[in-house]
RNA sequence: GAUAGAGGUUGCGUUUUUUAUCAGUACUUUUUGUUCAGGUGUCAGGCACCGUCUAAGCGGGAGGGAAAGGGAAAAACGCCGAAAGCAGGGGCAGCCUGAGGGCUUUUGCUUGGGCAUGCAGUUAAGAGCUGUAUGACUGUCAUCAACAGAUGGAGAGCUAUC
Numbered sequence: 001g002a003u004a005g006a007g008g009u010u011g012c013g014u015u016u017u018u019u020a021u022c023a024g025u026a027c028u029u030u031u032u033g034u035u036c037a038g039g040u041g042u043c044a045g046g047c048a049c050c051g052u053c054u055a056a057g058c059g060g061g062a063g064g065g066a067a068a069g070g071g072a073a074a075a076a077c078g079c080c081g082a083a084a085g086c087a088g089g090g091g092c093a094g095c096c097u098g099a100g101g102g103c104u105u106u107u108g109c110u111u112g113g114g115c116a117u118g119c120a121g122u123u124a125a126g127a128g129c130u131g132u133a134u135g136a137c138u139g140u141c142a143u144c145a146a147c148a149g150a151u152g153g154a155g156a157g158c159u160a161u162c
Stems, first nucleotide, its partner, number of pairs: 001162005008080001011079009021070001027064008038050003042099006083111010112138002115135008140153005
């Protein structure tokens, strides 16, 4: 250097199907009230478009009534920096500017793995996810020790073969 493997049956990720929640929410029909003419991308400013009392918009009543994301179960597939997070650059979504968010791609840095708890963020959410701290557990290597332990390190690692 190349090839092949291991950590766990709660390793990691993706897709499909079913299903609870989202939610009687958004939206829509009708009726009624209001009225200072506004409305349309998450917000602000502008352009463009629609509209200006038959109102738009914002409320009340009655009728109809979702979806996405996230969750659970099953199956299949790809794997062991699997993958996740942070920061920067590019692209996407009526247009421009600024801020913020979502998806995707790329560069750099960090994290061995899962679990529990606290705090913070995200979310409709006491679910889940993310970050951080603590705790024990677990796999691996090194050192010490000698019968079963202690300490320390990190995956660019570890083991086997060539």
Model confidence (mean pLDDT): 76 of 100. The RNA shown here (Lysine riboswitch aptamer) has 162 nucleotides and comes from a mouse gut metagenome. The sequence is in RNAcentral, with records from MGnify.